The part of an RNA shown here (large-subunit ribosomal RNA, domain IV) has 336 nucleotides and comes from a groundwater metagenome. The coordinates come from a structure-prediction model, not an experiment, and the mean pLDDT is 84. Its Rfam family is "Bacterial large subunit ribosomal RNA".

Context: one part of a larger RNA
RNA sequence: AUCAACUAAGGGAACUCGGCAAUUUGGCCCUGUAACUUCGGUUUAAGGGGUGUCUAUAUUUGUGUUUUCAGAAAUGUAAAUGCAUUUGUAGAUCUCAGUAACAAGGGCGGCCCGACUGUUUACCAAAAACGUAGCUAAGCGCGAAUCCGAAAGGAUGUGUAUGCUUGGUGAGACCUGCCCAGUGGUGGUGUGUCAAACUCCUUUUCAAGGGAGCUAAGCCCCAUCAAACGGCGGGGGUAACUAUGACCCUCUUAAGGUAGCGUAAUGCCUUGUCGUAUGAAUUGCGACGUGCAUGAAUGGUUUAACGAGGUCGCCACUGUCCCUAGUUGAGAGCUU
Repeated sequence: AUCAACUAAGGGAACUCGGCAAUUUGGCCCUGUAACUUCGGUUUAAGGGGUGUCUAUAUUUGUGUUUUCAGAAAUGUAAAUGCAUUUGUAGAUCUCAGUAACAAGGGCGGCCCGACUGUUUACCAAAAACGUAGCUAAGCGCGAAUCCGAAAGGAUGUGUAUGCUUGGUGAGACCUGCCCAGUGGUGGUGUGUCAAACUCCUUUUCAAGGGAGCUAAGCCCCAUCAAACGGCGGGGGUAACUAUGACCCUCUUAAGGUAGCGUAAUGCCUUGUCGUAUGAAUUGCGACGUGCAUGAAUGGUUUAACGAGGUCGCCACUGUCCCUAGUUGAGAGCUU
């Protein structure tokens, strides 16, 4: 040098991708406590005060002794006194410091994501991923459906549709628009099509062929289903300043994106524009919206509580820094 532990005047995040790390806070008692809220919470919100020892006094509880009264006694009542114990008040007293060591939350606010407790990449990822209750679709009447097995047999289940199995979504609140043309599922129908077998005809017989008829599923056809896979337009014109376009015309589709939200974990242009936070912000928040390429259980929008999640700001606090210095221990090195 390095590692570990610690201390620093003044400033106080100027450090840095970022307060990373380290401080701060901390127990108990009293007081006090906002927005929001699913009225349960948030909450130890925040903020403020107290805390040792001794003395006096009051008080709680237990117990011993003596005495009064009631009682036959047990026991109860009242008083005095001793010990232990609980809580309070007042006074005194010591230290820099009284939860004196140890132990022991920093706090507040905005936004994103996920409702929550939970689970996960044993050994680089703990999360916004998985799960979840709730919602929803489909299958299945039990010798069922689904799964394992060649079978016998077994699981679900000694359960029975308020059940089981398989998908999707993911608490709650408000909602969940239009499209069945394509793909797929379900149902139906028939002088459509359609194999083998079967029937009939036939090449003079046999064999091997040829032809016709009949015909299941399937296909075709007709319906239906999107919380099935999925999808949800373009051009031109128009109001008495301008601009804009409620309105009109036209092409076209299965239907042309509704309610919402929106520069977003989604926006290329983009550091969009405006406001706000700063001395200054490619950042945060609030708005705006022709959204390259948002959008409704591939769920949309919100949401109290929760989170070793992500991001931004404020207070407190500090060797993160200005700007380094010092102490203790280890020991790389050196000498022996």